The prediction has a mean pLDDT of 75. The RNA shown here (TPP riboswitch aptamer (THI element)) has 98 nucleotides and comes from a Gemmatimonadaceae bacterium.
RNA sequence: UCGGUGCCUUGGGGUGCCCGCAGCGGUCACGGGCUGAGAUCACACCCAACGAACCUGAUCCGGGUCAUGCCGGCGGAGGGAACGGCCAUGUUCGACGC
Numbered sequence: 001u002c003g004g005u006g007c008c009u010u011g012g013g014g015u016g017c018c019c020g021c022a023g024c025g026g027u028c029a030c031g032g033g034c035u036g037a038g039a040u041c042a043c044a045c046c047c048a049a050c051g052a053a054c055c056u057g058a059u060c061c062g063g064g065u066c067a068u069g070c071c072g073g074c075g076g077a078g079g080g081a082a083c084g085g086c087c088a089u090g091u092u093c094g095a096c097g098c
Base pairs, nucleotide, nucleotide: 001095002094003093004089006086007085008084009082010048011047012046013045015042016034017033018032019031020030054079055078056077060073061072062071063070087090
């Protein structure tokens, strides 16, 4: 010096599946269970370009489960939100030069 990284501001995103439930059926609220960072209001969680946060493909394919993007593929596919600020550099981070 350049990058990574930490924090801040600003912005982006997802919120499913199963069981129970008051005459029957369906649904909502509510309660419980599964996975996960997060299962719809938590200002929580995650992500912001070296971008798998998230969306499309997808009423996809294989496996597995009570069931579900539950796991893997798809994916060296396509999109996707600041060329932002600050420094004490956040595992005495990395590279180059002096």
The organism belongs to Gemmatimonadaceae, within Bacteria. Its Rfam family is "TPP riboswitch aptamer (THI element)". Rfam links the family to the GO term thiamine pyrophosphate binding. Rfam's curators write: Vitamin B(1) in its active form thiamin pyrophosphate (TPP) is an essential coenzyme that is synthesised by coupling of pyrimidine and thiazole moieties in bacteria. The previously detected thiamin-regulatory element, thi box was extended, resulting in a new, highly conserved RNA secondary structure, the THI element, which is widely distributed in eubacteria and also occurs in some archaea. It was read from a public genome assembly, where an Rfam model found it.